This is a predicted structure of a 520-nucleotide part of an RNA (small-subunit ribosomal RNA, 5' domain) from an uncultured bacterium.
[in-house]
Context: one part of a larger RNA
RNA sequence: GGAUGAACGCUGGCGGCGUGCCUAACACAUGCAAGUCGAGCGAAGCGCCUUACUUGAUUUCUUCCGGAUGAAAGUAUUGUGACUGAGGGGGAGACGGGUGAGUAACGCCUGCAUAGCCUGCCGCGAUCACGGGGAUAACCCUUAGAAAUGACUGCUUAUACCUCAUAAGACCACGGCACCGCAUGGAGCAAGGGCAAAAACUCCGGCGGUAUGAGAUGGAUCCGCGUCUGAUUAGCUAGUGUGGUAAGGUAACGGCUUACCAAGGCAACAAUCAGUACCCAACCUGAAAGGGUGACCGGCCACAUGGGGACUGAAACACGGCCCAAACUCCUACGGAAGGCAGCAGUGGGGAAUAUUGCACAAUGGGGGAAACCAUGAUGCAGCGAUGCCGCGUGAGCGAUGAAGUAUUUCGGUAUGUAAAGCUGUAUCAGCAGGGAAGAUAAUGGCGCUACCUGAGUAAGAAGCACCGGAUAAAUACGUACCAGCAGCCGCGGUAAUAAGUAUGGUGCAAGCGUUAUCA
Numbered sequence: 001g002g003a004u005g006a007a008c009g010c011u012g013g014c015g016g017c018g019u020g021c022c023u024a025a026c027a028c029a030u031g032c033a034a035g036u037c038g039a040g041c042g043a044a045g046c047g048c049c050u051u052a053c054u055u056g057a058u059u060u061c062u063u064c065c066g067g068a069u070g071a072a073a074g075u076a077u078u079g080u081g082a083c084u085g086a087g088g089g090g091g092a093g094a095c096g097g098g099u100g101a102g103u104a105a106c107g108c109c110u111g112c113a114u115a116g117c118c119u120g121c122c123g124c125g126a127u128c129a130c131g132g133g134g135a136u137a138a139c140c141c142u143u144a145g146a147a148a149u150g151a152c153u154g155c156u157u158a159u160a161c162c163u164c165a166u167a168a169g170a171c172c173a174c175g176g177c178a179c180c181g182c183a184u185g186g187a188g189c190a191a192g193g194g195c196a197a198a199a200a201c202u203c204c205g206g207c208g209g210u211a212u213g214a215g216a217u218g219g220a221u222c223c224g225c226g227u228c229u230g231a232u233u234a235g236c237u238a239g240u241g242u243g244g245u246a247a248g249g250u251a252a253c254g255g256c257u258u259a260c261c262a263a264g265g266c267a268a269c270a271a272u273c274a275g276u277a278c279c280c281a282a283c284c285u286g287a288a289a290g291g292g293u294g295a296c297c298g299g300c301c302a303c304a305u306g307g308g309g310a311c312u313g314a315a316a317c318a319c320g321g322c323c324c325a326a327a328c329u330c331c332u333a334c335g336g337a338a339g340g341c342a343g344c345a346g347u348g349g350g351g352a353a354u355a356u357u358g359c360a361c362a363a364u365g366g367g368g369g370a371a372a373c374c375a376u377g378a379u380g381c382a383g384c385g386a387u388g389c390c391g392c393g394u395g396a397g398c399g400a401u402g403a404a405g406u407a408u409u410u411c412g413g414u415a416u417g418u419a420a421a422g423c424u425g426u427a428u429c430a431g432c433a434g435g436g437a438a439g440a441u442a443a444u445g446g447c448g449c450u451a452c453c454u455g456a457g458u459a460a461g462a463a464g465c466a467c468c469g470g471a472u473a474a475a476u477a478c479g480u481a482c483c484a485g486c487a488g489c490c491g492c493g494g495u496a497a498u499a500a501g502u503a504u505g506g507u508g509c510a511a512g513c514g515u516u517a518u519c520a
Base pairs, nucleotide, nucleotide: 002519003518004517006516007515008514009513010512013392014391015390016389017388018387019385020384021350026348027347028346030345031344032343036090037089041087044084045083046081047080048079051076052075053074054073055072059068060067061066098303099302100301107227108226110224111223113221114220117219118218122215124213125212128209131163132162133161139154142151143150144149171194172193176189177188179186180185201206228275229274230273235266236265237264240263242262243261244260245259246258247257248256279299280298282293283292284291285290305326307324308323309322328339329338331336356382358381359380360379364378365376367374368373396424397423398422405416406415407414408413429461432455433454434453435452439447464509465508466507467506468505469490470489475504476503477502478501485492486491
């Protein structure tokens, strides 16, 4: 000299783009963060409509009795709906968002392999869709409980559930045929054999369903190399980081599991043990080699109060799902219940230290839906912080009797210093007034009274911090007197201190400047 997710001290005008709990994976009040489909279903409510009945204002006919008209309301009924919110059904809640506790491991990185695998939605090709059945929620009846939540009676729908039929093509591969290969084997052929489907709705345009092929995408697994420190850790291992046979299990291979058999396997090329730590692309530094770091952004992994478990599903052993036991918080009628911010804000606590309980779905993206659309703390924006980088400004020209003041002085002067005053002109930024875009177009703009443009008008509203003995740019005076103090190193201070303190002057950087910490 460079760097930082920095902090501290003094100071602080504006803008753009970034960035902001490194500590307690500590505990969390409150709100929001995953909903959606009525073009799968039945019932209910609400609005409107049709018809019938009841009551019947008003008007009218009539001498009267009585008749006609029929606003409005009620009951029942028909149809309807971009209506409402429970229910059962489907897709999605495995993505997106957070954190780095654990992990020294096929976790990551890189290169292979799968002749040992799965894959919802998506696009492509081909095929099929005939019948039947029994329930159940909602609702109703009765009822337990403080509540959470149930129990019971009766009724009912479906793209919910069950069953039967059908099987072109495809699937399975015991045996057969011929071909290929890399040992186990692979792929093909087909007479026989075996297994297994379905769901409707419709505005007639479609949209779905079933089994299946190859693809894409996503995932799973295996292997080689590499991946911190310690030997003051030298032996470790018994379903075992050993192998075989058989069976089970898995999408699949495998001690993955079980039974039996063998006694192997690893290790000074560092096993095992202990400590520390998510890994990488990258970032910092350096001429490079290398060293350090792993915040933001991107890829992977792991975790979701600590521990365990499975269910559903194409995919989870699932952050805002379920079940256990545990700690904690909370409600309780003491019998029992409820909860999980390492989502976004926010609170307490810890700490040197880190922000708003903001706006919007307008854009992008993903979810649901045929769509309209709905929801989206993802995201887009705004707010706060000189936390970083970059840019701009705090004024420009002229102006010497070289004013005054201040400091110093050899008392002559010298410095501050063209600096100020004064004169002239200007308006970047901020402020004031007016106009006003792209981003998105068929329409829809959060940002946003924004960006940007124009006008009027005032030098006004905008400079500090550190240093001045040497390395190292910049010196004098005063008071102090080994005191007070300074200091990164050498060192300064004991009566003439360029080194402590103050003043004036100077030097360097500048909306910053210094200090501290850390890295090369």